[in-house]
RNA sequence: CCGGCAGGUCGCGCUACCGCCGGAGUGCAAGGCUUCGGAGGAAAGUCCGGGCUCCACAGAGCACGGUACCGGCUAAUUUCCGGGCGUCCCUUCGGGGGCGACAGAAAGUGCCACAGAAACCAUACCGCUCCGCACUGGUGGAGUAAGGGUGAAACGGUGGGGUAAGAGCCCACCGGUCCGCGGGUAACCGCGGGCGUCAUGGCAAACCUUGCCGGGAGCAAGAUCAAGCAGCAGAGGGGUUGCUCGCCUGUAUCCUCUGCGGGUAGAUCGCUUGAGGCGCACGGUGACGUGCGUCGUAGAUGGAUGGUGGCGGCGGUUUUCGGACCGUACAGAACCCGGCUUAUAGACCUGCCGAUCUC
Numbered sequence: 001c002c003g004g005c006a007g008g009u010c011g012c013g014c015u016a017c018c019g020c021c022g023g024a025g026u027g028c029a030a031g032g033c034u035u036c037g038g039a040g041g042a043a044a045g046u047c048c049g050g051g052c053u054c055c056a057c058a059g060a061g062c063a064c065g066g067u068a069c070c071g072g073c074u075a076a077u078u079u080c081c082g083g084g085c086g087u088c089c090c091u092u093c094g095g096g097g098g099c100g101a102c103a104g105a106a107a108g109u110g111c112c113a114c115a116g117a118a119a120c121c122a123u124a125c126c127g128c129u130c131c132g133c134a135c136u137g138g139u140g141g142a143g144u145a146a147g148g149g150u151g152a153a154a155c156g157g158u159g160g161g162g163u164a165a166g167a168g169c170c171c172a173c174c175g176g177u178c179c180g181c182g183g184g185u186a187a188c189c190g191c192g193g194g195c196g197u198c199a200u201g202g203c204a205a206a207c208c209u210u211g212c213c214g215g216g217a218g219c220a221a222g223a224u225c226a227a228g229c230a231g232c233a234g235a236g237g238g239g240u241u242g243c244u245c246g247c248c249u250g251u252a253u254c255c256u257c258u259g260c261g262g263g264u265a266g267a268u269c270g271c272u273u274g275a276g277g278c279g280c281a282c283g284g285u286g287a288c289g290u291g292c293g294u295c296g297u298a299g300a301u302g303g304a305u306g307g308u309g310g311c312g313g314c315g316g317u318u319u320u321c322g323g324a325c326c327g328u329a330c331a332g333a334a335c336c337c338g339g340c341u342u343a344u345a346g347a348c349c350u351g352c353c354g355a356u357c358u359c
Base pairs, nucleotide, nucleotide: 002354003353004352005351006350007349008348009347010346012312013311014310015309016308017307018306020038021037022036023035024034025033026032040330044341045340047339048338049337050336051335052218053217054216055215057246059245060244061243062242064214065213066212067211068210069083070082071081072080084102085100086099087098088097089096090095103209104208108207109206110203111202112201125148126147127144128143129142130141131140132139133138156174157173158172159171160170161169175198176195177194178193179192180191181190182189183188222269223268224267225266231260232259233258234257235256236255237254238249239248276295277294278293279292280291281290282289283288313328314327315326316325317324318323
């Protein structure tokens, strides 16, 4: 200097004229005047979690849904932070990075095709050893599961002893399991000892079991004001997933649902001061917390945040080096907030990797 990967920040700026919306001031008022402000990092998706509002309570159980190694942060979350274990890659062998749908297979049910002798209680295809018969080639019996084959997987592994040949048959180590000790909040790690009567596979991203969490609906929630009419018929007894219980409440002048029919479609609130933004200090490995200071940053409602011009910024092409031309991403708030996912022209910063050149 070039390329790649990961993370972070920004993602056009200023100004003139005209136009639109909101706040403040002024004005009796005005489609008057002055002034201040006006769409994001994802506003998208609606995948999670909440704040908030309403339903009498949101209590219990079943069903249903979610979740699943340990600890922590948070209003809350399956997100996030740190750690453990497993596994894969790299390594200067110190360590670093990626992934994990990491509760349970002695509660039960189910599946493991094909191949293979045999895939949950087993098994002998080839083979090995011994005995008998026969003998060019073979064959019958007994024993065997160490060697070979099939397969994703063959029912502990390696080495030695032993044996007719072999086998945890015996021994050492590893693995497994039980007990104890030490470290750690814990997951777990380390050490020691006993046991060969040592429970013998996998799949729960199969049904299932266990632990933990969950009342429901949602701003078209909900509240207030104004205006206006016209009820009739049927069914049922109630109360925001479904069922049961508790509990509360209404009383046929009541409530709910369905069908037919009539009136209204207006105004205000909710609506932006929030688990808020920014800066600094302290604590913590970190997610984050505490304190101090500072700011007041859209609130539309058939739905504002725009149009034109000029000057610049950044990028590209070209140049007679004066300049000329082109482009400037993804994309628009609708109650608010914290995450996740998806889209994104380009500029800058940090870290890692590769390659080239120079020293």
The RNA shown here (Bacterial RNase P class A) has 359 nucleotides and comes from a Spirochaetaceae bacterium. It was read from a public genome assembly, where an Rfam model found it. Taxonomically the source falls in Spirochaetaceae (Bacteria, Pseudomonadati, Spirochaetia, Spirochaetales). The prediction has a mean pLDDT of 76. Rfam family: Bacterial RNase P class A. From the family's description: Ribonuclease P (RNase P) is a ubiquitous endoribonuclease, found in archaea, bacteria and eukarya as well as chloroplasts and mitochondria.